[in-house]
Molecule: c-di-GMP-I riboswitch aptamer
Organism: Sulfurovum sp.
RNA sequence: UAUUGAAAAAGCCAAACCCUUUGCGAAGAGGGGACGGAAAGCCAUGGGUCUCACGCAGAUCGCCAGGUUGCCAAU
Numbered sequence: 001u002a003u004u005g006a007a008a009a010a011g012c013c014a015a016a017c018c019c020u021u022u023g024c025g026a027a028g029a030g031g032g033g034a035c036g037g038a039a040a041g042c043c044a045u046g047g048g049u050c051u052c053a054c055g056c057a058g059a060u061c062g063c064c065a066g067g068u069u070g071c072c073a074a075u
Stems, first nucleotide, its partner, number of pairs: 002075004012037002017032006035062001041068003045065003048060004
């Protein structure tokens, strides 16, 4: 560096739901909480789905794919 994997170790993230808050809305943010995750880190590039004030608008990366970065172990 590449591939594979989470058995071990150190850790990490956090579904649904509840409270507060932003937004027309999808949904986002903070706190609680854990369904799960080997990238459930980041990017809206392609597709999908969703919203709308229908615009070359917006949301979703924990929908699929792709790009890019990263811990540990084995080969």